Predicted 3D model of a 117-nucleotide RNA (SAM riboswitch aptamer (S box leader)) from a mouse gut metagenome. RNAcentral holds the sequence, with entries from MGnify.

[in-house]
RNA sequence: UUAUCACGAGCGGCAGAGGGAUGGGCCCGAUGAAGCCGCGGCAACCGGCCUCCGUCAGGGGACAAGGUGCCAAUUCCCCCAGCGCGGCACACGCCAUCCGGCAGCGCUGACAGAUAA
Numbered sequence: 001u002u003a004u005c006a007c008g009a010g011c012g013g014c015a016g017a018g019g020g021a022u023g024g025g026c027c028c029g030a031u032g033a034a035g036c037c038g039c040g041g042c043a044a045c046c047g048g049c050c051u052c053c054g055u056c057a058g059g060g061g062a063c064a065a066g067g068u069g070c071c072a073a074u075u076c077c078c079c080c081a082g083c084g085c086g087g088c089a090c091a092c093g094c095c096a097u098c099c100g101g102c103a104g105c106g107c108u109g110a111c112a113g114a115u116a117a
Base pairs, nucleotide, nucleotide: 001117002116003115004114005113010039011038012037013036014035018028019027020026023078024077025076040071041070042069045067046066047063049061050060051059052058075112080109081108082107083106084105085104093102094101095100
C1' cells in the first nucleotide's frame, strides 16, 4: 500500500491469575486465565493444479503437501460522522401546550485494530 474481517474450527500436559489491543460497557477465568509444549482441527491469504479470456492483467473451479493465520461471544458491543425511523415498530422510555427534541433502533461510512501478500 492493497485485500479481508456475520461463516468455520479444541483436547491433553506443564503452569498458576489473569484475559478479551486501548477508554467505557459487558463478558470469560480455581469446574483453572495468560504463557509454553504435544496432538487435533478450521480456513484458503500465499501456494501448486484445472479452466475462461488471442496475450497481459483479471475472473472461475476443485485441492490442502508446504509458508503464514486462526480455533468464546460479529473485529464481543459502543466510542466519530451522515441518512432513515423515532408508537400500525426492530424500539413500549424521557422532555415539551403544540411544533418538535432526546434516548433508542436500522443502514452506510470513517477512525482504531487484526491477518495476509